The RNA shown here (FMN riboswitch aptamer (RFN element)) has 127 nucleotides and comes from an Actinomycetota bacterium. NCBI's taxonomy places the organism under Bacteria, Bacillati, Actinomycetota. Of the family's consensus pairs, 100% are formed in the model. Its Rfam family is "FMN riboswitch aptamer (RFN element)". About the family: The RFN element is a highly conserved domain that is found frequently in the 5'-untranslated regions of prokaryotic mRNAs that encode for flavin mononucleotide (FMN) biosynthesis and transport proteins. The sequence was found by an Rfam model in a public genome assembly.
[in-house]
């Protein structure tokens, strides 16, 4: 130094002015925001997480847990610069789970003191 266990920790941001309205951080103008791994530094290129469904296993009287598979799962041009960039730098674009609300949601609230792709420290066994 690697493989494999095991322990604990970390692990998601955003409605600022203005306008209609009785009523909006929901709707209009303009504003603001970007999880993990990969690759030339990425919301929008490859792959992954959540979130909503379906399906089995096993615990529960039930409600519901919890593994485990499977479906869904958004959006990018153009010009520079380079050996290499849909990653930089310019410019003009686009995107965004479900339930709730007086009224339509990426931004408020809630399921969430949750779950997670990972990231990091310790410990052990083997090469």
């Nucleotide at each position: 130094g690697c493989c494999c266990c095991c322990u604990c920790g970390c692990g998601g941001g955003g409605c600022u002015g203005g306008g209609u309205g009785c009523a909006a951080g929901u709707c209009c103008c303009a504003a603001c925001c970007g999880g993990c791994g990969g690759u030339a530094c990425a919301g929008c290129c490859c792959g992954c997480g959540a979130a909503c469904c379906c399906c089995g296993a096993c615990c529960u009287c039930c409600c519901g847990g919890c593994c485990g598979g499977g479906g869904c799962c958004g959006a990018u041009c153009c010009g520079g610069u380079g050996g290499a960039a849909u990653c930089c730098c310019g410019g003009a674009g686009c995107c965004g789970a479900c339930g709730g609300u007086g009224a339509a949601a990426g931004u408020c609230c809630g399921g969430a003191u949750g779950a997670g792709a990972g990231c990091g420290a310790g410990g052990g066994u083997g090469c």